[in-house]
Context: one part of a larger RNA
Molecule: small-subunit ribosomal RNA, 5' domain
Organism: uncultured spirochete
RNA sequence: GAACGAACGCUGGCGGCGCGUUUUAAGCAUGCAAGUCGAGCGGCAAGCAUUCUUCGGAAUGCCUAAAGCGGCGAACGGGUGAGUAACACGUAGGUGAUCUGUCCUUCGGGUUGGGGAUAGCCUGUGGAAACAUGGGGUAAUACCGAAUGCGUCCCGCACACUGUGGUGAGCGGGGCAAAGGUCCUUCGGGGCCGCCUGAGGAUGAGCCUGCGGCUCAUUAGCUGGUUGGUAGGGUAAGAGCCUACCAAGGCGACGAUGAGUAGCCGGCCUGAGAGGGUGAUCGGCCACACUGGGACUGAGAUACGGCCCAGACUCCUACGGGAGGCAGCAGCUAAGAAUCUUCCGCAAUGGGCGAAAGCCUGACGGAGCGACGCCGCGUGGGUGAAGAAGGCCUAACGGUUGUAAAGCCCUUUUCUGCGUGAGGAAUAACCACAGGAGGCAAUGCCUGUGGGAUGACGGUAGCGCAGGAAUAAGCCCCGGCCAAUUACGUGCCAGCAGCCGCGGUAACACGUAUGGGGCGAGCGUUGUUC
Numbered sequence: 001g002a003a004c005g006a007a008c009g010c011u012g013g014c015g016g017c018g019c020g021u022u023u024u025a026a027g028c029a030u031g032c033a034a035g036u037c038g039a040g041c042g043g044c045a046a047g048c049a050u051u052c053u054u055c056g057g058a059a060u061g062c063c064u065a066a067a068g069c070g071g072c073g074a075a076c077g078g079g080u081g082a083g084u085a086a087c088a089c090g091u092a093g094g095u096g097a098u099c100u101g102u103c104c105u106u107c108g109g110g111u112u113g114g115g116g117a118u119a120g121c122c123u124g125u126g127g128a129a130a131c132a133u134g135g136g137g138u139a140a141u142a143c144c145g146a147a148u149g150c151g152u153c154c155c156g157c158a159c160a161c162u163g164u165g166g167u168g169a170g171c172g173g174g175g176c177a178a179a180g181g182u183c184c185u186u187c188g189g190g191g192c193c194g195c196c197u198g199a200g201g202a203u204g205a206g207c208c209u210g211c212g213g214c215u216c217a218u219u220a221g222c223u224g225g226u227u228g229g230u231a232g233g234g235u236a237a238g239a240g241c242c243u244a245c246c247a248a249g250g251c252g253a254c255g256a257u258g259a260g261u262a263g264c265c266g267g268c269c270u271g272a273g274a275g276g277g278u279g280a281u282c283g284g285c286c287a288c289a290c291u292g293g294g295a296c297u298g299a300g301a302u303a304c305g306g307c308c309c310a311g312a313c314u315c316c317u318a319c320g321g322g323a324g325g326c327a328g329c330a331g332c333u334a335a336g337a338a339u340c341u342u343c344c345g346c347a348a349u350g351g352g353c354g355a356a357a358g359c360c361u362g363a364c365g366g367a368g369c370g371a372c373g374c375c376g377c378g379u380g381g382g383u384g385a386a387g388a389a390g391g392c393c394u395a396a397c398g399g400u401u402g403u404a405a406a407g408c409c410c411u412u413u414u415c416u417g418c419g420u421g422a423g424g425a426a427u428a429a430c431c432a433c434a435g436g437a438g439g440c441a442a443u444g445c446c447u448g449u450g451g452g453a454u455g456a457c458g459g460u461a462g463c464g465c466a467g468g469a470a471u472a473a474g475c476c477c478c479g480g481c482c483a484a485u486u487a488c489g490u491g492c493c494a495g496c497a498g499c500c501g502c503g504g505u506a507a508c509a510c511g512u513a514u515g516g517g518g519c520g521a522g523c524g525u526u527g528u529u530c
Base pairs, nucleotide, nucleotide: 001530002529003528004527006526007525008524009523010522013377014376015375016374017373018372019370020369021335026333027332028331030330031329032328035072036071037070040069041068047062048061049060050059051058052057079288080287081286089212090211091210092209093208094207095206098205099204104201105200106199107198108197109196110195111194112146114144115143121136122135123134124133125132126131151176152175153174154173155172156171157170159168160167161166180193181192182191183190184189214260215259216258221251222250223249226248227247228246229245230244231243232242233241263285264284265283266282267278268277269276270275290311291310292309293308294307313324314323315322316321341367343366344365345364349363350361351360352359353358380410381409382408383407390401391400392399393398415467416466417465418464419463420462424457430451431450432449433448434447435446436445474519475518476517477516478515479500480499481498486513487512488511489510495502496501
């Protein structure tokens, strides 16, 4: 000199864009943060309609809240950095050793015919509750057989090629499927959304390898599934991944093992560069979800707002037993030098579900708070010498503050008031028209054109008019380094100080004042890095 997720002191007008618990991976009241589908299913209350009625109601139909079965999602998105010195990360490769959902995409084939249950419901029982349990009975795109098999998997046979791992095509045997819903109909069927089975792509993931980046040798030896082989098991998949047997290996001063510290990177800061420091925000990867362990479901988890067990803690209890997990968004307590609103909205972007309308979304978009940072603007401009008054210095002449003020003339960025007022909105549903594929036709499907609702922010940004210099300056320093001095007070006292050093009676170094210098909505101090 530069920088900062900064803090502290004094001061503080506006706007834009960013950033905001670096400490205790400490504990958490309250609310919200993951649902959705009635076009998968049965069906109740309410409502509406019709019929009956003894006027209490009952039956049927439509629609269908809550709850339930079922499907998809919940493995994304969001948070944190505890652990981890590791194939965790980065980089370059490999996988002839692999998987990948009904999401996206291309191309085939199929969707036949049956059955038994079980929630909800009705009715009991136990319990304070959480909840558990008996009986009856019902549905499905839930579940289970059967048929078929373009195909696919396994086994066997023989053939060709071969890098001896396999690959290709063939024959035989065995195994493996499915679900319907809705709309139209001239009742023949058709459209759309699905369902089953394959082949490929895309995407995502698993695994392996070379290289790279911390400290300590006052850590020198470490290792028994340890190192390798054979066989088997296991996995989606290679492998001591696991097991049995056999061999006795494997690593290490090019630092093994141990200990300490630490998420890694793109980047960021500094520097002429080389390098040094760092890993907040944003992006990629990893790990974790009160602590430890475990598996289930699933295409995908060993699953933050799922399950089971153990532990610590908190809460409820009728003492028998139960409930909970903010390192999601707000917010609270504690800790600390220190870090925000229990706000608005799904209008946009993105995500989940749905045919769609739509619903959900503390992701996200916004607003609020904080000079925490960067950037921009303003606090007025011109003129004005009797060089006013006042202050300070003075040898008392004067000097200085100083064109500074006052006064006069302007301007209106800001400010206040009034008015006007974008862009962020694309298009979806739906309507109309045209064209296309297909069909006996209709609905529908595909493409194009035109129309077409919707704004949290917010009456925001911007613009116009009116008013009036009006609403707006401080902080540090002045001995040298280092730019800027005089007077008074004090008298090794009180105090200053980054270093050298000042202060013991004329202190340019302390305190105050005047003047001056520097920066300016900031200025200084402290801390840290180069």